[in-house]
This is a predicted structure of a 73-nucleotide RNA (transfer RNA) from a Planctomycetales bacterium. RNAcentral records the identical sequence in 2 taxa. Rfam family: tRNA. It is annotated as a transfer RNA. The organism belongs to Planctomycetales, within Bacteria.
């Protein structure tokens, strides 16, 4: 330069067209428990990198772009 691959709550991660106002676990807030703390239990806040396309419908499938990886002369 070329080719492939990732990118989703503060972190790690499921979900690959509709049933999903995206679920989990860790932390974070609140509460019950306890003399406190810790631990257990309850409820709650929080995200599909950014931009166009295809579809009745796009986290999901094409493209470009932006990060970050691996290969390659």
């Nucleotide at each position: 330069g070329c080719u492939c691959c990732c990118u989703u709550c503060g972190u790690c991660u499921a979900g690959u067209g509709g049933c999903c106002c995206a679920g989990g676990a860790c932390a974070c807030c609140g509460g019950a428990u306890u003399c406190u703390c810790a631990g257990u239990c309850c409820a709650g806040u929080a995200a599909c990198a950014g931009g166009g396309g295809u579809u009745c419908g796009a986290u999901u499938c094409c493209c470009c772009u932006a990060g970050g990886g691996a290969g390659u002369a």